[in-house]
Predicted 3D model of a 243-nucleotide part of an RNA (large-subunit ribosomal RNA, domain VI) from a Candidatus Nealsoniibacteriota bacterium. The RNAcentral record of the full RNA draws on ENA. Its mean pLDDT, the model's own confidence on a scale to 100, is 89. NCBI's taxonomy places the organism under Bacteria, Bacteria candidate phyla, Candidatus Nealsoniibacteriota.

Context: one part of a larger RNA
């Protein structure tokens, strides 16, 4: 930029991925072998590396989440905190990204063939899988399986919406997305993001007060009290107005 309006949702020419393989059990101690041994074919279970996806379980991280505790300096002292020592150090840890951790994949099968194994059958009265002709063979080869895919310029295909408005855009909250852009969610006809409540989930039982103890300290009030991203709710803030 084009495919001459926007928008959903197909199609798939064409490309790509993927393709391993091992032990066991049954047929079986069979066939077969004097015997030692030890099968094809067919069924089934389970692994190994390897590939993807994911966080339900183990776990690891988790520098604005709790709690212990050391030194120091401030908060006039106590008693309670804060700051700084690698996040000062230890113990645990939501989410979210993770592997060690889960789940799942290779198949099945069709088509045509390689070496190979056949059938008819001549040159060549015979024989011959070949010379016409036909059957059948492989982890390989085309399909099948998943993934991308109309710049496939022959530029496709179906339904809607518009004809100067449908639909983009700025702008402004915002994450499942991100360096920026883009993408996706939204913009009061609003659950988009904070905040507030409530639940999830973590910490482990707060301050303050009371009672025991001479005192360190205990016990109750208190499964407290804090709590970063998680789920739900509520329009209080802020997505105004608008071009």
């Nucleotide at each position: 930029c084009g495919u001459a309006g926007a928008g959903u949702c197909u199609u798939g020419a064409g490309g790509g991925a993927a393709g391993u393989u091992g032990a066991c059990c049954u047929u079986u101690g069979u066939a077969c072998g004097a015997g030692a041994g030890g099968a094809u074919c067919a069924g089934g279970u389970u692994g190994a590396a390897c590939u993807a996806a994911c966080c339900u379980c183990u776990g690891g991280u988790g520098u604005a989440c709790c709690a212990g505790u050391u030194g120091u300096u401030c908060c006039g002292c106590c008693a309670g905190g804060a700051g700084c020592a690698u996040c000062g150090c230890u113990g645990g840890g939501u989410a979210g990204c993770u592997a060690a951790g889960u789940u799942a994949g290779g198949a099945a099968g069709g088509g045509a063939u390689a070496a190979g194994a056949g059938c008819u059958g001549a040159a060549a009265g015979c024989a011959u899988c070949u010379a016409a002709g036909c059957u059948c063979g492989a982890a390989g080869c085309c399909c099948c399986u998943c993934c991308c895919a109309a710049g496939a310029u022959a530029a496709a295909g179906a339904c809607u919406c518009a004809u100067u408005a449908a639909a983009a855009c700025c702008g402004c909250u915002c994450a499942a997305a991100g360096a920026c852009u883009a993408u996706g969610a939204g913009c009061u006809u609003g659950a988009u993001a904070g905040a507030c409540u409530c639940c999830a989930a973590g910490u482990g039982u707060a301050a303050g007060g009371g009672c025991c103890g001479a005192g360190a300290g205990g016990c109750c009030u208190u499964a407290a009290g804090c709590u970063g991203a998680g789920g739900a709710g509520u329009a209080c803030u802020a997505a105004u107005a608008g071009g």